The part of an RNA shown here (small-subunit ribosomal RNA, central domain) has 346 nucleotides and comes from Candidatus Collierbacteria bacterium GW2011_GWB1_44_35. Lineage of the source: Bacteria > Bacteria candidate phyla > Candidatus Collieribacteriota. The RNAcentral record of the full RNA draws on ENA and SILVA. The coordinates come from a structure-prediction model, not an experiment, and the mean pLDDT is 83.
Context: one part of a larger RNA
């Protein structure tokens, strides 16, 4: 445990993508009578409580009578609302058709710049690095420069407050495959909807297993400095890793620290995209900024992309520490993850 809350105080699950049970659900007609409402009957032991009266000298106490509450149950009536059944509808939802959008995903392939390395030419003493140095590289010819070749990784400009995706995330070009959104016009289906415990799927980086790959960068490690010391910051090297394939892990300040859906409530401005329009402008769907419109908020601030006004459903919180720990269970190769206390203490 009623209640009150969840942007920043404790609290929105990483996503809400798929979806079970459950909860909730558009307009209308008829019917039913489960819920609901009214009336009546039965029962709800006694004692107690409440009211009236009686008995102990009073009271407590006790006796008698009455009344009441709640639940269950039976019957009758009502039919607005919720539910059931039958029928109808089109404003929700879905589909068809046309147009269109995007770094949405997967696979393959191609490209140029840069970097490093190798070989050759030129050249001949330094280079690199720093606050300053040194370790380091270099006469066995470095740095520089020219030519050729190899490799791996990432894609300058475009680029944006921009776009797409459920989230994580996504950026060189092209092709193929796959998914999605928006809009326009009619048409079709006819509530098929919303949410969603458990569950499934996806899920940055790091890490793990096996096999490849390895240019640059670079935990660990080694060395040089700095320093009282320096297990660091700075410098020279450098292994795992970073990359690919197959599998695992399942966590992040996974953040908008703001769950999803629907409806309503001044505007101004910028921008992406679709439609109408010659244009001005107008209609939709997004993405930003401003705003004392109203309203909300402890304040900061939020403000049609709400933290406003309402409804439905889910998740979560309940003083600090102990502790997201112990134990148990489940998952994992491991690292560990998920679930999750108490003693004690302030």
């Nucleotide at each position: 445990u009623u209640g009150g809350g969840c942007g920043u105080a404790a609290a929105g699950a990483g996503u809400a993508u798929c979806g079970u049970a459950g909860g909730c659900g558009g307009u209308u007609u008829g019917u039913u009578a489960a819920g609901u409402a009214u009336c009546g009957g039965g029962u709800u032991a006694a004692a107690g409580c409440c009211u009236g009266g009686g008995g102990c000298u009073c009271a407590a106490c006790u006796c008698c009578a009455g009344a009441g509450a709640u639940g269950c149950u039976c019957g009758a009536u009502a039919a607005a609302c919720u539910g059931g059944c039958a029928g109808a509808c089109u404003a929700g939802c879905g589909g068809u058709u046309g147009u269109u959008c995007g770094g949405a995903g997967a696979u393959g392939u191609c490209g140029g710049a840069a970097u490093u390395c190798u070989u050759g030419g030129u050249g001949g003493a330094g280079g690199a690095g720093u606050g300053a140095a040194a370790u380091c590289c270099g006469u066995u010819g470095a740095u520089a420069u020219c030519a050729a070749g190899a490799a791996g990784a990432a894609c300058a400009c475009c680029a944006a407050a921009a776009g797409c995706g459920a989230a994580g995330g996504c950026a060189g070009g092209c092709a193929u495959c796959u998914a999605g959104g928006a809009u326009a016009u009619a048409c079709c289906g006819g509530a098929c909807g919303c949410u969603g415990a458990u569950g499934a799927a996806c899920g940055a980086a790091a890490g793990c297993u096996a096999g490849g790959g390895g240019a640059g960068c670079g935990a660990a490690a080694g060395g040089g400095a700095u320093u009282a010391g320096a297990g660091a910051c700075c410098c020279c090297u450098g292994u795992a890793g970073u990359c690919c394939u197959a599998g695992c892990c399942g966590u992040a300040a996974a953040c908008u620290a703001u769950g999803a859906a629907c409806a309503c409530u001044a505007g101004c401005u910028a921008u992406u995209u679709c439609c109408c329009g010659u244009a001005a402008g107008g209609g939709g769907a997004g993405u930003g900024g401003c705003g004392u419109a109203a309203g909300c908020u402890a304040a900061c601030g939020c403000g049609u992309u709400a933290a406003g006004u309402g409804u439905u459903c889910c998740g979560c919180c309940u003083g600090g520490g102990g502790a997201g720990u112990a134990c148990g269970g489940c998952c994992g190769c491991a690292a560990g993850g998920c679930u999750a206390a108490a003693a004690c203490u302030c």